[in-house]
RNA sequence: AGCGGGAUAGCGCAGCGGUAGCGCGCACGGCUCAUAACCGUAGAGGUCGAAGGUUCGAAUCCUUCUCCCGCCA
Numbered sequence: 001a002g003c004g005g006g007a008u009a010g011c012g013c014a015g016c017g018g019u020a021g022c023g024c025g026c027a028c029g030g031c032u033c034a035u036a037a038c039c040g041u042a043g044a045g046g047u048c049g050a051a052g053g054u055u056c057g058a059a060u061c062c063u064u065c066u067c068c069c070g071c072c073a
């Protein structure tokens, strides 16, 4: 070279055509003498690995490429 799985927020993951979400973390507020724990937030944080294609519309479908894990020789 071949086959399979994966790449989405700082970290772990969901979402499989129709407004990008959950947990932890972070910020702010509440509680407390104070800290932790706990509770609240219509709070911040994402060019969904890259490029191209299909579509009114793509994280999602198609093609190529990059990287990671595994299988086979």
Stems, first nucleotide, its partner, number of pairs: 002071006010024004018056001026043001027041004049065005
Predicted 3D model of a 73-nucleotide RNA (transfer RNA) from a Rhodocyclaceae bacterium.
Rfam family: tRNA. It is annotated as a transfer RNA.
The prediction has a mean pLDDT of 85.